[in-house]
RNA sequence: GGAGUUGGCCAGACAGUCGCCGCCGUUCCGACCUCGAUGGUCGGCCACGGGGGAGGAAAGUCCGGGCUCCACAGGGCAGGGUGCCAGGUAACGCCUGGGCGGCGCGAGCCGACGGAAAGUGCAGCAGAGAGCAGACCGCCUACGUCUCCUGCGGGAGGCCGGCAAGGGUGAAAGGGUGCGGUAAGAGCGCACCGCGCGCCUGGCAACAGUGCGUGGCACGGCAAACCCCACCCGGAGCAAGACCAAAUAGGAACCCCAAGGCGUGGCCCGCGUCGGGUUCGGGUAGGUCGCUAGAGCACUGCGGUGACGCAGUGAUUAGAGGAAUGGCUGUCCACGACAGAACCCGGCUUAUCGGCCGACUCCCUCC
Numbered sequence: 001g002g003a004g005u006u007g008g009c010c011a012g013a014c015a016g017u018c019g020c021c022g023c024c025g026u027u028c029c030g031a032c033c034u035c036g037a038u039g040g041u042c043g044g045c046c047a048c049g050g051g052g053g054a055g056g057a058a059a060g061u062c063c064g065g066g067c068u069c070c071a072c073a074g075g076g077c078a079g080g081g082u083g084c085c086a087g088g089u090a091a092c093g094c095c096u097g098g099g100c101g102g103c104g105c106g107a108g109c110c111g112a113c114g115g116a117a118a119g120u121g122c123a124g125c126a127g128a129g130a131g132c133a134g135a136c137c138g139c140c141u142a143c144g145u146c147u148c149c150u151g152c153g154g155g156a157g158g159c160c161g162g163c164a165a166g167g168g169u170g171a172a173a174g175g176g177u178g179c180g181g182u183a184a185g186a187g188c189g190c191a192c193c194g195c196g197c198g199c200c201u202g203g204c205a206a207c208a209g210u211g212c213g214u215g216g217c218a219c220g221g222c223a224a225a226c227c228c229c230a231c232c233c234g235g236a237g238c239a240a241g242a243c244c245a246a247a248u249a250g251g252a253a254c255c256c257c258a259a260g261g262c263g264u265g266g267c268c269c270g271c272g273u274c275g276g277g278u279u280c281g282g283g284u285a286g287g288u289c290g291c292u293a294g295a296g297c298a299c300u301g302c303g304g305u306g307a308c309g310c311a312g313u314g315a316u317u318a319g320a321g322g323a324a325u326g327g328c329u330g331u332c333c334a335c336g337a338c339a340g341a342a343c344c345c346g347g348c349u350u351a352u353c354g355g356c357c358g359a360c361u362c363c364c365u366c367c
Stems, first nucleotide, its partner, number of pairs: 001363010012332007020053002023050004028044006055338001059349002062347005067237004079233005084098005099113001100111004114228002119226002121222002136167002138163003144159006175193006194217001195215005200209003241289004251280006260274005297314007333336001
């Protein structure tokens, strides 16, 4: 200098101006407390002043929890989920460390990674044969038998057979290499490698080992097929839910009576119609709370390989309910991506202009 891996951070900046949504203060108005008030409490329109106002994903709503209401003695079935081991955590399907397998020269990355000698089941096409299989091409003629030839030693061919080394099919064909062996072959025998089982050693464990012994090798694949094993799971969700509480209608209790109430624009008659009053409780409209201080954040120290934990210090000013955070102007630059809170938090996944910092790997060059 180039190419890469990995962890973290920022998300146009500054100024002016006009707006939008909460909060605080002042003026004004109203109600209540008070003997009273210039005092206190609560509420309200407008104005003024002060201060605050989206994200790393606010997103998808895919997991896990807090919170709220309902249900619930205990146990089981069904159903769903998770699935190497150990740890972290409120919990998780998340994270960390480790093991094993795969990819990469490497830093590093990826993995539904329990059980196929409990049972059931599945495998298109090709192929002779696809599950305790099989002989198409091929190799062989030792054994049995037949025909022919013969120089009588034998030779050629067929039948019955033997073999699985080589070729071929397939995603997959029942260990690999070599030597021996044989008619030809074959774990048939042997050596080495591999594999299974038992022990030993190391490790909490998954697992590993140039370890010891043993078995010629017996046990193919699929469980994101049923299934088996182990562990976990009650339901609904802030439109959860709690409190205050009109009008109208209906309900309950008590009281009042044959006089009356109401309508007919006022009064009388007439006509029409109806029992009336008070109190209470449920619920609706409406209002208030839930609502944001958080298993949260930053820094430092300690413990831990790490995720993380503990302690100290510090900051903390979105909280709406048709739902606010925007527009314009100027200057500057690297010319600005994806995108907008709706109860809260921990994750995962997806989208994303450009830039910065740390650690590490490989290649080239120079000293």